RNA sequence: UCCAUUGUGGUGUAUUGGUAGCAUACCAGACUGUGGAUCUGGAGGGCCGGGUUCAAUUCUCGGCAAUGGAC
Numbered sequence: 001u002c003c004a005u006u007g008u009g010g011u012g013u014a015u016u017g018g019u020a021g022c023a024u025a026c027c028a029g030a031c032u033g034u035g036g037a038u039c040u041g042g043a044g045g046g047c048c049g050g051g052u053u054c055a056a057u058u059c060u061c062g063g064c065a066a067u068g069g070a071c
Stems, first nucleotide, its partner, number of pairs: 001070007010024004018054001026042005047063005
């Protein structure tokens, strides 16, 4: 320099045009002699900016970052 892949709650990971789920962590409550475990509830997210569309996490363009590869 070029090519490919990836970017989603604190962390890990689904959904691939139509309400963004799950696990874990965190908070509150129940239970318990206390703690842990268990149960119930809660808060917390689409890397950034354009385009297409009635509707974009998804398609598309550019940028940024990470990883891998070629020279």
Model confidence (mean pLDDT): 81 of 100. Predicted 3D model of a 71-nucleotide RNA (transfer RNA) from a Candidatus Woesearchaeota archaeon. Its Rfam family is "tRNA". The family's RNA type in Rfam is transfer RNA. Lineage of the source: Archaea > Nanobdellati > Candidatus Woesearchaeota.